[in-house]
């Protein structure tokens, strides 16, 4: 240089047009002589940036960025 792929909560990652979700973590209560398991219960997202379609976009089209892979 070209090609493909990823990019969502702290972490791991669903979600393929119609309320943004799951584990595991973080906090609170309960239980315990305490911890730790366990049970209940809470918060935490400008979906990488910007544009465009579209009644409606995490999802679909451009483009930029970052990161892995491939080709040369």
């Nucleotide at each position: 240089g070209c090609c493909u792929g990823u990019a969502u909560a702290g972490c791991u990652c669903a979600g393929u047009g119609g309320u943004a979700g799951a584990g595991c973590g973080g906090c609170u209560g309960c239980c315990u002589u305490g911890u730790a398991a366990g049970c209940a219960g809470u918060a935490g997202g400008u979906c990488g940036g910007g544009g465009g379609u579209u009644c409606a976009a995490a999802u679909c089209c451009c483009u930029c960025u970052a990161c892995a892979g491939g080709c040369u």

A computed fold for a 72-nucleotide RNA from an uncultured archaeon, annotated as transfer RNA.
The coordinates come from a structure-prediction model, not an experiment, and the mean pLDDT is 82.
It matches the Rfam family "tRNA". Rfam links the family to the GO term triplet codon-amino acid adaptor activity. The family's RNA type in Rfam is transfer RNA.
It was read from a public genome assembly.